A computed fold for a 74-nucleotide RNA from Euglenaformis proxima, annotated as transfer RNA. The prediction has a mean pLDDT of 81. The sequence is in RNAcentral, with records from ENA. The organism belongs to Euglenaformis, within Eukaryota.
RNA sequence: GGGCUUGUAGCUCAGUGGAUUAGAGCGCGUUGCUACGAACUACGAAGUCAGGGGUUCGAGUCCCUUCUGGCCCA
Numbered sequence: 001g002g003g004c005u006u007g008u009a010g011c012u013c014a015g016u017g018g019a020u021u022a023g024a025g026c027g028c029g030u031u032g033c034u035a036c037g038a039a040c041u042a043c044g045a046a047g048u049c050a051g052g053g054g055u056u057c058g059a060g061u062c063c064c065u066u067c068u069g070g071c072c073c074a
Base pairs, nucleotide, nucleotide: 001073002072003071004070005069007067010026011025012024013023028044029043030042032040050066051065052064053063054062
């Protein structure tokens, strides 16, 4: 330098046929329970869906581009 691929909550991931309000588990906070913890119960916070642009009535999802991690070729 070329090709393929990855990026969604603090972590691991789901959601890709364009339309439910962007979700789950773990973790975190509060509460109940307990002698105190753990476990368990209830509630809650946390997201520019990597950045930018475009298409569309509507984009996490389609297109372009940049960046990031990985693999292969040279």